[in-house]
Context: one part of a larger RNA
Molecule: large-subunit ribosomal RNA, domain VI
Organism: uncultured Humisphaera sp.
């Protein structure tokens, strides 16, 4: 820009597109058919796996330089104590959310149609024979469908539901032209997002819990400071499952979500 008024929501799915469509072991059939024996099936049903693909984070783990603790050296806060900086995140032990796999769940299927090689039926040309010449069957991980996803710019531009509206002014060839307004709704803007390169997408914008702060909780760490008691001291015990705490779950307008614009009947 188009989709012949303007919108919102939900959809159909094209002689559209993309993806996937994998490999094995074991059990039963059956030690059967076959075979002198050794050996050993077709088939059908069942079970379990490998690799691959998708999704997810309850479990098991990884990471987790904004969480907690321990600890070495040194400098600083006058000193003690308590802390802070630097040393690879100083080193070490753990670890929430998120993101992950080695973790969890799921997938390949089934059924159908037309076929290839090939196997056949009927059957002449050619009194026989012949799957082929007429005609008719069977037959692949392959083809068409079936499965998952995308998809109406599918210009053949589809469908459903709901919402909005025909006002005013000027000109005049009285139903047209131009302009303005209102409106469903949308956009810019702003607060944000397990959405994201940007854009897009999704949520919120005071009639508000969108982010931050604060409060409570979960989870993590592992018992703070200070004081008391014991000990010569290092240190231990008690107050103390303490203290601290990021992304998680809630609550609460304290802070920040201020403002502006577009927007409809044609041949």
């Nucleotide at each position: 820009c188009g989709u012949g008024g303007g919108a919102a929501u939900c959809u159909u799915g094209a002689c559209g597109g993309c993806g996937a469509u994998u490999c094995g072991u074991c059990c039963a059939u059956a030690g059967u058919a076959c075979g002198a024996g050794a050996g050993g099936a077709u088939u059908u049903g069942g079970a379990c796996g490998g690799a691959c693909c998708g999704a997810c984070c309850c479990c098991u783990g990884g990471u987790g330089u904004a969480c907690c603790a321990g600890u070495u050296g040194u400098c600083c806060u006058g000193c003690c104590a308590a802390g802070g900086g630097c040393a690879c995140g100083g080193c070490u032990g753990g670890g929430u959310a998120g993101c992950c796999a080695u973790g969890u769940c799921g997938g390949g299927a089934c059924c159908g149609g037309a076929u290839a090689a090939c196997c056949g039926c009927u059957g002449a040309a050619a009194g026989c024979a012949u799957c082929u010449a007429a005609g008719c069957g069977g037959g692949a991980a392959g083809c068409c469908a079936a499965c998952g996803c995308c998809a109406a710019g599918a210009c053949g531009a589809g469908g459903a539901u709901u919402c909005c509206g025909u006002g005013c002014g000027u000109g005049c060839u009285u139903g047209c032209a131009c302009g303005c307004g209102a409106g469903a709704g949308g956009c810019c803007c702003c607060g944000g997002g397990u959405a994201g390169a940007c854009c897009a997408c999704c949520c919120g914008g005071u009639u508000g819990a969108u982010a931050g702060g604060c409060c409570g909780g979960a989870g993590c760490u592992g018992u703070a400071c200070g004081g008391g008691c014991a000990g010569a001291g290092a240190u231990g015990c008690c107050c103390u499952c303490a203290g601290g705490u990021u992304a998680c779950c809630g609550g609460u307008a304290c802070u920040a979500a201020c403002g502006g614009c577009c927007g409809a009947c044609a041949g």